[in-house]
Molecule: Lysine riboswitch aptamer
Organism: sheep gut metagenome
RNA sequence: GAUAGAGGCGCGUGUUUCAUCAGUCCCCAAUCGGACCAAAGCAGAAAGGGAAGAGGGUUGGCAAAAGGGGAACAUGCCGAAGAGGUUCGGUUUCUGCUCCCGAGUCUCUGGGCUUAUUGUUAAGAGCAAUAAGACUGUCACUUAUCCCAUAAGUGGAGCGCUAUC
Numbered sequence: 001g002a003u004a005g006a007g008g009c010g011c012g013u014g015u016u017u018c019a020u021c022a023g024u025c026c027c028c029a030a031u032c033g034g035a036c037c038a039a040a041g042c043a044g045a046a047a048g049g050g051a052a053g054a055g056g057g058u059u060g061g062c063a064a065a066a067g068g069g070g071a072a073c074a075u076g077c078c079g080a081a082g083a084g085g086u087u088c089g090g091u092u093u094c095u096g097c098u099c100c101c102g103a104g105u106c107u108c109u110g111g112g113c114u115u116a117u118u119g120u121u122a123a124g125a126g127c128a129a130u131a132a133g134a135c136u137g138u139c140a141c142u143u144a145u146c147c148c149a150u151a152a153g154u155g156g157a158g159c160g161c162u163a164u165c
Stems, first nucleotide, its partner, number of pairs: 001165005008078001010077009027061006036049002040098006081109010110136002113133008138156008
């Protein structure tokens, strides 16, 4: 260097389903009210709606969806993948910034679990970051049993480890 492979509550994706979102938004009716007003957010512009009553409040009716998540199955896998920074592109009626989506690149993280805090979020879900804890795979060193593999301790990082060439 090439090929194959291991870790386990292992990782990604898709489909189905379930709950949440939510008795919320939209829409319809009644009513109060009286000048502004919609798009994921903010600012601006154009066009548009509005005293034949805007936005808003209350009551009644109707009644979602997306994003986010759980489970099962399928499938691809074992830097699987994830997070953060940065660059580019996409998403709107148009422009700028943000959000969101995709791609490139750099940095960090062996893996999952539990608890706490913070952030994200509609959320007390999930996820991420940080800290603590035990667990687990792997390698190195030390010691013990003991005679050869196990146990204990310490340390390392996936740029690792095992096998073959």